Source information:
This is a predicted structure of a 1378-nucleotide RNA (small-subunit ribosomal RNA) from an uncultured bacterium. The prediction has a mean pLDDT of 82. The sequence is in RNAcentral, with records from ENA and SILVA.

């Protein structure tokens, strides 16, 4: 000095929080020494003991005890004596300091300054003067009673510096008169009252009286000043004063008695709560805030409560008397007690010391004095309670040791730290020496509690001495393991759900340091109370308005005071304490000196500009008045409606509905409606092109037919006649105030909360619909409120313009009208500067200043309880808190949504043709089922998907059987020479057992190879796609998503890219604070579609020849097709039209082809934690005689169901028969197989050819001719079973495929609903690959043949693009919230 937190991000408001310092503290880990300080903050709770105030014989009477003399004798008593000395007692001082607490006190309690002319003052000082004659008791003593005890009564003796009267006093008091004073003081005269002493020592002394003086301390009074709360607004009767008396050292309702009725309060009276004040501590940069422990000043109080004596001083902590509670002691009768003194003890608490030493110093209290007393004081103990001080060891030491963590397995850390090696010896220890503190007494003797301490020397030895907090950002410091939204951390914001730098433990590092860190509380950051130094249009805040009282403010001139204000003196702000500057303890901390500070307050002095008072001084600009005009939906009352509608009432014509909706009902109507016509009736509100961003209003609610009466204000111009600062603002106060709603009385056409009924709906206490009461309207009372908003209080002055609009004025021009300048108000848009967080305000400020009043201080609780006012109720006004949360919130940005808007596009729809969805099978999925039906894939974008083939292999699944360095690798030791094949035997194999044969090179080895056994390691289709890599799917072949530079913006972010055309396209043109580039679009690429050219063999055969097996067969050709290559060719290039002389679009010519020619391949930033750990790699984690591997057998192919995609189908545009034509792609050697022989077929036997432009699959098929069937469950359909067979293969039982014969289901065109495709495309038709023994193939990928129909158009689904707009959404409408 600032820092964390509201957001996807910003900016700003605004609250919570952290980082500093403190403490009489406390608790949790550690703990070496010292020195100064410091220690019941909670129960003014209780208190067992000691102990805290005595002293003086030099006041007095004495002599209880002791000592010292003498003397009896019973030798341990008992007598007299002294006064060494003193118990008790009478007197004197002091006991009113000193110490403790802080309950009560909101007050002259306290600070500060005064004032006492209204007073008092022992001891102590100074002046003056005096100290004189008497006189009577009393305690102590003795004696005798009472009583448990404390204590008391009689009765007798005595003394005094006790106690009393005389004498003396210039003086004291009182009153009176003079003097001086503001004044009741001073001073001087008069009267008249009543008043003193003590004594003691041997001297010296000490003392005693009066009176005036200082000092010193006390009382009283007076001005300021300093808690809270109005949800306490009125209080008070001794109250306010006034006389006279009382009373006190002294004033005074301090008290009394009459007498007047005043005294205080919004500048907060009274009432309630909470406090003992201050110097000062504590923080602050000041102003401020908090605070009153320790020192020091006052004050108050002494178990609680009232009371006087005594004194110089109380209404008295260690006195007296009453009363209450409590302890406590009794003989029950009565008595004692008071730690908030210092110790200490019990309670209470989170918490606070020893029942210590000493008067040695300092200080006090009596004494001459010596002493005597002093829990005051000085010392010591106890507690790291707080400041200050030192240590715990210094150099040197790398192979950077062990060992601990980590590790990319190289090393890195810990760390010169240790170890070793060399030095020191402070602090402790232990030994010797040892004080200052001391002045004074008193009188030649002596005297330190602390203390044998401090300090000094010596002696050994690194030897006896380190924690505690933190390590996610704030905030300085990181790994590891371990748990696994659990345990737990947290000051805030937050971590933890299997890779936690936030948890726990280690290492390791950061801080600090005999401390550290929690907690507590008070200041600062907080300009989040804003004097200094904020706010109020949208964050929290302008009262609905107005008038107006107190208050604040306030125009010019002159004079005066001299109150604020300035300058300058004094006096005081006590000491300590804080600051500077210097001393003194080894330093410091501490303690000592001198100085500054103490910004107050109080006296006196100058000054008079300024604010203020006075000159009721003067002035005109403010403010008002008058006069002369004009404008108006300006109040209030009365009166009046022509007319229009709309309801009833009657009557007329008339008949069957009418009304009402989105549609539709209830409701009206034949007793006649609705429509129609004419009377009437009643109430309300008053159309228009009149109108308007328009007019008015004291101000705001408000004001609209029409006339008439009263009447209110203003505004402006002129004039400048009149008044002479009369202004402005305005707490409390009054008033006025929409709707609605209350209250009494009318009134009621329409409409119309409530109500009922129809409708909608899942439901509809609602929108929509028929009705329909209060009300709405009048008139008189009340309510007193609104988004009463411009979310903007009033007033005044300045501060660029432009442009409309309403009412007045003035000048010019003009015949007049227009007009065209100017001005004053009032009402609007835009807009500079300025100002705002920004949006915006902008002379009608939200700008610049002044002046007054209101409000605000985080969201929620709550504009709510309670109290009070107010109201006839509803209800209005004032208006908390507990608790609870980290935020709420304002204004802008980008997305994303919007059943919000505009442009636009797509088989989106629409138009057409086929289909799915209904049968039967296929095949895939859920679900069940099962030992096992291995796993994955789940809305588009999972579902004939991975799977281009599950009988066994596959297989990953089950169940059984079998192995354990392993079925597969790699290396290293040791063994061995085979393994391997080949025969038997067990068995289900897998394996196991037996016989049998048996190694290679040559440098003869530590060889190659192989085999056993041993460590290392192998394996895992075991988990996590949410730890990944890489691959792929979707949006979408949609037009799109970015970037530098530069401008705008406080900024997030905008511009660019937006806007005008146009395009399949962010294509391309034109404009533009943008200019340029990048990834995506086109384009390059492959194939199709025409031409030209080269080359012709296995492809071709026009023309020439030859053959006849009539087939390009042969010779030959290169002319066509054809194939391989290579070129051309299409670019809006060419007219016209249209359009901005453009980009482009329309038409059209030529051309095979035309506006991207058809087709594929190509997939931008990014989204979906989309998929896949089972393709494949790979991190962590499992499992390691098993989750690995082998083996048989089964499963993966089960079946009530459901759903997805297909197949054949339902039939005459067709079945079936018999004859006939014409493809292209491709594929063949474990292969494709002609031909010929055979079987009714599937197939089977031979086998030519042919590694294929040559042989073969391969005789397409729908077509087209021909016959038959004749609308039927059929001569359709073809499923299901039965029977018999062929082929693959080790093997078709679970579980192929096809063949023949029989059998002949359901199904007549498919509900709601959905789906494909715009041209050689649907539709149809049929071939061929690939996987592959063989096949589920009706799948899939791909090839040809025949081949339509439709498209108005963009209203609507659906998806998507670009601008715009709202928003409280950002996990972004599958949102957020009630």
């Nucleotide at each position: 000095a600032g820092g964390g937190u509201u957001u996807g991000a910003u900016c700003c408001u605004g609250g919570c929080u952290c980082a500093g310092g403190a403490c009489g503290a406390a608790c949790g880990c550690u703990g070496g020494c010292g020195g100064c300080g410091u220690g019941c903050u909670u129960a003014a709770c209780a208190c067992a003991u000691g102990c805290a105030a005595g002293u003086c014989g030099a006041a007095c009477g004495g002599a209880a005890a002791g000592g010292c003399c003498c003397a009896g004798c019973u030798u341990g008593c008992u007598g007299g004596g002294u006064g060494c000395u003193c118990g008790a007692g009478u007197g004197g001082c002091g006991a009113a300091c000193g110490g403790g607490u802080g309950a009560g006190u909101a007050a002259c309690a306290c600070g500060u300054g005064g004032g006492u002319g209204a007073u008092c003052u022992g001891c102590c000082u100074c002046u003056a003067a005096c100290u004189u004659c008497g006189g009577g008791a009393u305690a102590a003593g003795c004696u005798u009673g009472g009583g448990a005890a404390a204590c008391u009564g009689g009765g007798u003796c005595u003394a005094a510096u006790a106690c009393c009267g005389g004498a003396u006093a210039g003086g004291a008091c009182a009153a009176u008169c003079g003097u001086u004073u503001a004044g009741u003081g001073u001073c001087g005269g008069u009267u008249g009252u009543g008043g003193a002493a003590a004594g003691u020592u041997u001297u010296u002394u000490c003392g005693g009286u009066u009176a005036g003086g200082g000092a010193u301390g006390a009382g009283c009074c007076c001005g300021c000043g300093g808690c809270c709360u109005a949800u306490c607004a009125g209080c008070u009767u001794g109250u306010u004063g006034g006389u006279g008396g009382g009373g006190u050292a002294a004033u005074g309702g301090c008290c009394u008695a009459c007498c007047a009725a005043g005294g205080c309060g919004u500048c907060g009276a009274c009432g309630g709560g909470u406090a003992g004040c201050c110097g000062g501590c504590c923080u602050g940069a000041a102003a401020g805030g908090g605070u009153g422990g320790a020192c020091g000043g006052c004050c108050a109080c002494a178990u609680u409560g009232g009371g006087a004596c005594u004194g110089a001083a109380a209404u008295a902590c260690g006195g007296c008397c009453c009363a209450a509670a409590c302890u406590c002691c009794u003989a029950c009768g009565g008595g004692a007690g008071g730690c908030a003194a210092c110790a200490u003890u019990g309670g209470g608490g989170a918490a606070u010391a020893u029942u210590g030493c000493a008067c040695a110093a300092u200080g006090g209290g009596c004494g001459c004095a010596a002493g005597c007393c002093u829990g005051a004081u000085g010392c010591a103990c106890u507690g790291a309670c707080g400041c200050c001080g030192c240590g715990u060891g210094g150099g040197g030491g790398a192979u950077g040791a062990c060992g601990g963590c980590c590790u990319u397995c190289g090393g890195g850390u810990u760390g010169u730290a240790a170890a070793c090696c060399u030095c020191u010896u402070u602090c402790g220890a232990c030994a010797g020496g040892g004080a200052c503190g001391a002045a004074g007494c008193u009188u030649u003797g002596g005297u330190g509690a602390c203390g044998g301490u401090a300090c000094c020397u010596g002696u050994a030895u690194a030897a006896g001495a380190a924690a505690c907090a933190c390590c996610g950002g704030c905030u300085a410091a990181c790994u590891a393991c371990c748990u696994g939204c659990c345990a737990u951390c947290a000051g805030c914001c937050g971590c933890g759900g299997u890779a936690a730098u936030a948890c726990g433990u280690a290492g390791g590092g950061u801080g600090c340091g005999a401390g550290c860190g929690u907690u507590g509380u008070c200041c600062g950051g907080a300009a989040u109370u804003a004097c200094u130094g904020g706010g109020c249009g949208u964050a929290a805040a302008g009262a609905u308005c107005u008038c107006g009282u107190a208050a604040g403010u306030g125009g010019u001139u002159u004079g005066u005071c001299g109150c604020g204000u300035c300058u300058u003196c004094u006096g005081u702000g006590a000491a300590a304490u804080u600051c500077c500057g210097g001393g003194g303890c080894u330093u410091a901390a501490c303690u000592u000196c001198g100085g500054g500070c103490g910004u107050g307050c109080a006296u006196g002095c100058u000054a008079u500009a300024c604010g203020g008072g006075c000159a009721u001084a003067a002035c005109u600009u403010g403010a008002g008045u008058g006069c002369u005009g004009u404008a108006c939906g300006g109040g209030a009352g009365a009166c009046u409606g022509a007319g229009a509608a709309u309801u009833c009432c009657u009557g007329u014509u008339g008949u069957a509905u009418c009304g009402g909706u989105g549609g539709a009902a209830u409701g009206c109507u034949c007793a006649g409606a609705u429509a129609u016509c004419a009377u009437g009736a009643g109430g309300a509100a008053c159309a228009c092109a009149c109108u308007a961003u328009g007019g008015u209003g004291c101000a705001a609610c408000g004001c609209a037919g029409g006339u008439c009466u009263c009447u209110g204000g203003g505004u402006g111009c002129g004039u400048a006649a009149c008044u002479g600062a009369c202004g402005c603002u305005g707490a409390g106060g009054a008033g006025c105030g929409a709707a609605a709603g209350c209250a009494u009385g009318g009134g009621g056409a329409g409409c119309g909360a409530a109500c009922a009924g129809g409708a909608u709906u899942a439901g509809a206490u609602a929108c929509c619909c028929u009705g329909g009461u209060a009300g709405u309207c009048c008139a008189u009372g009340c309510c007193g409120u609104a988004a009463a908003c411009g979310g903007u209080g009033g007033g005044c002055g300045c501060u660029a313009g432009g442009u409309g609009u309403a009412g007045g004025g003035g000048u010019c021009u003009u015949c007049c009208a227009c007009g065209a300048c100017u001005u004053c108000u009032g009402u609007g848009c835009c807009g500079u500067a300025g100002c705002u967080a920004a949006c915006g305000c902008a002379u009608u400020a939200a700008g610049c200043g002044c002046c007054c009043c209101g409000c605000c201080u985080g969201g929620g609780g709550a504009g709510u309880a309670c109290g009070g006012c107010c109201g006839c109720a509803a209800g209005g006004c004032u208006a908390a808190a507990a608790c609870u949360c980290a935020a709420a919130g304002g204004a802008a940005u980008u997305g994303a949504c919007g059943g919000g808007g505009g442009c636009c596009c797509g088989c989106a729809c629409a138009a057409g043709c086929g289909g799915c969805g209904g049968a039967g099978c296929a095949u895939g999925u859920g679900g069940a089922u099962u030992a096992a039906u291995u796993c994955g894939a789940u809305g588009c974008a999972a579902c004939g998907c991975g799977a281009a083939g599950a009988a066994c292999c596959u297989u990953a699944c089950c169940u059984g059987g079998g192995c354990u360095u392993g079925a597969c690798a790699u290396a290293u030791a040791c063994a061995g020479g085979a393994c391997u094949g080949g025969g038997c035997c067990a068995g289900a194999g897998a394996u196991g057992g037996u016989c049998u044969u048996u190694c290679c090179c040559u440098u003869u080895g530590u060889g190659g190879c192989u085999u056993g056994u041993a460590u290392a390691c192998a394996g895992g289709u075991g988990g996590u796609g949410c730890a990944u890599g890489g691959u792929u799917g979707u949006c979408g072949u949609c037009a799109g998503c970015u970037c530098g530079u530069g401008u705008c913006g406080u900024g997030a972010g905008a511009u660019g890219u937006u806007g005008g055309g146009u395009u399949a396209a962010g294509u391309c043109c034109c404009g533009c604070a943008a200019c340029g580039a990048g990834c995506g679009c086109a384009a390059c690429c492959c194939u199709u579609g025409u031409c030209u050219u080269a080359u012709g063999u296995u492809g071709c055969c026009a023309g020439c020849g030859g053959u006849u097996u009539u087939g390009g067969c042969c010779g030959g050709g290169g002319a066509c097709u054809c194939a391989u290559g290579a070129g051309a060719g299409a670019c809006u290039g060419c007219c016209g039209g249209g359009g901005u002389u453009a980009a482009c679009u329309c038409g059209g010519a030529g051309g095979a082809a035309g506006g991207u020619g058809g087709g594929g391949a190509u997939g931008a930033c990014g989204u979906c934690a989309a998929a896949u750990c089972a393709u494949c790699a790979u991190g962590c984690c499992c499992c390691u005689u098993a989750u690995g591997u082998c083996c048989a057998g089964g499963g993966c192919u089960u079946c009530a169901c459901a759903c997805a995609u297909g197949c054949u189908a339902c039939a005459a545009u067709g079945g079936u028969c018999g004859g006939u034509a014409c493809a292209a792609c491709g594929c063949g050697c474990u292969g494709c197989g002609a031909g010929c022989c055979u079987g009714u077929g599937a197939g089977g036997g031979u086998g030519a050819g042919c590694g294929a432009a040559u042989c073969g699959c391969u005789g397409a098929a729908a077509g087209c001719c021909g016959g038959c069937c004749u609308c039927a469950g059929u001569u359709c359909g073809g499923a299901u079973u039965g029977g018999g067979g062929u082929c693959u293969g080790c093997a078709a039982c679970u579980c192929g495929a096809c063949c023949c014969c029989a059998u002949g289901a359901a199904g007549u065109c498919g509900g709601a609903g959905u789906c494909g495709a715009u041209a050689g495309u649907a539709a149809u038709c049929g071939c061929a690959g690939a996987u592959c023994a063989g096949c589920a193939a009706c799948g899939c990928u791909g090839c040809g043949g025949u081949g339509a129909a439709u498209a108005c158009g963009u209203u609507c689904c659906c998806g998507g693009g670009c601008c715009u707009u709202g928003u409280a959404c950002g996990c972004a409408c599958c949102g957020c919230c009630c």